[in-house]
RNA sequence: GCCGCUAUCGUCUAACGGUUAGGACACUAGGCUUUCAAUCUGGUAAUCGGGGUUCGAUUCCCCGUAGCGGCACCA
Numbered sequence: 001g002c003c004g005c006u007a008u009c010g011u012c013u014a015a016c017g018g019u020u021a022g023g024a025c026a027c028u029a030g031g032c033u034u035u036c037a038a039u040c041u042g043g044u045a046a047u048c049g050g051g052g053u054u055c056g057a058u059u060c061c062c063c064g065u066a067g068c069g070g071c072a073c074c075a
Stems, first nucleotide, its partner, number of pairs: 001071007010025004018055001027043005048064005
C1' cells in the first nucleotide's frame, strides 16, 4: 500500500428498516435478616464520527477513525 471482518450501557451480549434499544453481570435504592452473605423488588446507564438513501436507519450505501486478520513491499 491492497483486501476482508468488527465497533451498542462500566463489562459481555441481543435487536425483519417501524423496539420504551432488550438480557446477564456489575453499580445503586429498598424488602427479608440481629448483622453480613444469599435471595426478592425497583432504579441509573449505550448505538465510534460525518454525510447519503428512505415517510422512517443500531440496521442499507459512501467517507473517515480505531481494533483484528490476510496479502504485498521491506535493496